[in-house]
RNA sequence: GUCUCAGUAGCUCAAUGGCAGAGCGUUCGGCUGUUAACCGAUUGGUCGUAGGUUCAAGUCCUACCUGGGACG
Repeated sequence: GUCUCAGUAGCUCAAUGGCAGAGCGUUCGGCUGUUAACCGAUUGGUCGUAGGUUCAAGUCCUACCUGGGACG
């Protein structure tokens, strides 16, 4: 330099172009002699950045940024 994959909550990851979710975690409470475990509630987002297409974009297109991989 070219090609390719990925980027969504604090972490790991979902989401058919039509209301952005789950698990773990945080916080509070219950239970318990205490801790852990368990149970209930709670807290969660500029969907990497900037444009474009569309009535509507996390999703499609383009450029860029970051990380992984392949080739030279």
This is a predicted structure of a 72-nucleotide RNA (transfer RNA) from Zygnema circumcarinatum. The source organism's lineage runs through Eukaryota, Streptophyta, Streptophytina, Zygnemataceae and Zygnema. It matches the Rfam family "tRNA". The family's RNA type in Rfam is transfer RNA. Rfam describes the family as follows. Transfer RNA (tRNA) molecules are approximately 80 nucleotides in length. Gene Ontology term of the family: triplet codon-amino acid adaptor activity. It is recorded under the gene name trnN-GTT.